Source information: This is a predicted structure of a 350-nucleotide part of an RNA (small-subunit ribosomal RNA, central domain) from a metagenome.
Context: one part of a larger RNA
RNA sequence: UUGGGCGUAAAGCGCGCGCAGGCGGCUUCGCGCGUCCGACGUGAAAGCCCCCGGCUUAACCGGGGAGGGUCGUUGGGUACGGCGGAGCUUGAGGGCGGUAGAGGUUGGUGGAAUUCCCGGUGUAGUGGUGAAAUGCGUAGAGAUCGGGAGGAACACCUGUGGCGAAGGCGGCCAACUGGGCCGACCCUGACGCUGAGGCGCGAAGGCGUGGGGAGCGAACGGGAUUAGAUACCCCGGUAGUCCACGCAGUAAACGAUGCAGACUAGGCGUAGGUGGACUUGACCCCAUCUGUGCCGGAGCUAACGCGGUAAGUCUGCCGCCUGGGGAGUACGGCCGCAAGGCUAAAACUC
Numbered sequence: 001u002u003g004g005g006c007g008u009a010a011a012g013c014g015c016g017c018g019c020a021g022g023c024g025g026c027u028u029c030g031c032g033c034g035u036c037c038g039a040c041g042u043g044a045a046a047g048c049c050c051c052c053g054g055c056u057u058a059a060c061c062g063g064g065g066a067g068g069g070u071c072g073u074u075g076g077g078u079a080c081g082g083c084g085g086a087g088c089u090u091g092a093g094g095g096c097g098g099u100a101g102a103g104g105u106u107g108g109u110g111g112a113a114u115u116c117c118c119g120g121u122g123u124a125g126u127g128g129u130g131a132a133a134u135g136c137g138u139a140g141a142g143a144u145c146g147g148g149a150g151g152a153a154c155a156c157c158u159g160u161g162g163c164g165a166a167g168g169c170g171g172c173c174a175a176c177u178g179g180g181c182c183g184a185c186c187c188u189g190a191c192g193c194u195g196a197g198g199c200g201c202g203a204a205g206g207c208g209u210g211g212g213g214a215g216c217g218a219a220c221g222g223g224a225u226u227a228g229a230u231a232c233c234c235c236g237g238u239a240g241u242c243c244a245c246g247c248a249g250u251a252a253a254c255g256a257u258g259c260a261g262a263c264u265a266g267g268c269g270u271a272g273g274u275g276g277a278c279u280u281g282a283c284c285c286c287a288u289c290u291g292u293g294c295c296g297g298a299g300c301u302a303a304c305g306c307g308g309u310a311a312g313u314c315u316g317c318c319g320c321c322u323g324g325g326g327a328g329u330a331c332g333g334c335c336g337c338a339a340g341g342c343u344a345a346a347a348c349u350c
Base pairs, nucleotide, nucleotide: 003322004321005320006319007304008303012318014201015200016199017198021194022193023192025088026087027086028085029084030083031082033081034080035077036076037075038074039073040072041071042069049065050064051063052062053061054060091191092188093187094186096183097182098181099180103177104176105175106174107173108172109171110154115149116148117147118146119145120144121143125136126135162169163168206247207246208245209244210243211242215241216240220236221235222234223233258317259316260315261314262313263312266295267294268293269292270291271290272289273288274287275286276285299306300305323350324349325348332343333342334341335340
């Protein structure tokens, strides 16, 4: 363990797939398990409640009645739930025709820029800051021109834009591949929703093995600042950042808002599609479906705000909360190479 809640007060699992379970569209027939009604049986007495009576009253006691069960047997009802049969198409799925997209994986390829190397020109500074210094430079730096190497990231386009379940995804090309949307209404015929466990995916940082290493840069060294400066600023710089494979499994993993469905004023944008109308026209205009934004009504809200992308009105299922600290800790268990992760208290204290 009722109840009340979960955007910001405690509380939505980071996200998905899905076994069990819970829940489940329209019509019809049957059964009568749940369910409803009646009868009978039983539910000992005492007690509780009501009425009457007995001790002077009460407590106490006696009598009568009522009540009391997921109960049993039996008869009946069949709306709803259930089970079985038949059918349906609006939920769901499929086929057909279109369509947008940084959705994913792999391979290739392009230019700008930084750095380094070689060479030319050229001479005394350069760099950096609040100001400086460390640093670099006459063994020729910085500047400038030409050539080369290598790694990482893709300016403009870029959007209040798009795609993805989430994490996330951005030069260009190709191959392979997932999902969505729209149209007509061809097929299946409830095949559905949710989902404890379970399984998978999961930014950054981290770990293992091997590679790579331009720039950046924890740690570290140095220069400054300062009372100090284990920082902020500056000069360097290792791991890392990149690739392959394996592990890890966390986050302000956020819309701080679980998923699915139904219903409930409007207005203005924007992305993709379809139809109409009009045409020189791809424009504009109108309608509609899907997505994504802003404003706003009713309603909701403690307020802020939310408001057809609900935090409104309802239904189904899951997760979670129950004063602060101790503590997301200890112990135990499970997982991990480790770091650590998941689960998760108590004493004590306010």
RNAcentral holds the full RNA, with entries from SILVA. Model confidence (mean pLDDT): 88 of 100. It matches the Rfam family "Bacterial small subunit ribosomal RNA". Rfam links the family to the GO terms structural constituent of ribosome and ribosome.